RNA sequence: UCUCCGGAAGCCUAAAGGCAAGGCAGGCGACUUUGAAUCGCAAGAUUGCGGGUUCGAAUCCCGUCCGGAGCG
Repeated sequence: UCUCCGGAAGCCUAAAGGCAAGGCAGGCGACUUUGAAUCGCAAGAUUGCGGGUUCGAAUCCCGUCCGGAGCG
C1' cells in the first nucleotide's frame, strides 16, 4: 500500500430488507434460620460514526474511525 473479517445492553452472542432476540451480570420477589444454589418477575440498545438507496436498513451502497488476519 492492497485484500478480507469484525464493531450490536456492563460482558458474550442471534437476527441475510418488515416488532432488534437470547444467555450471563445487575434489580425485585419466592425458597432458606441466614447465605449460596435454584425458580419467578420486571427493566436495560437511537446496532462504531456520517451520508445514500428504499414505503421500510443491524442487514444493501459510499465515506470514515477502531480492532484483527493475510499478500507484498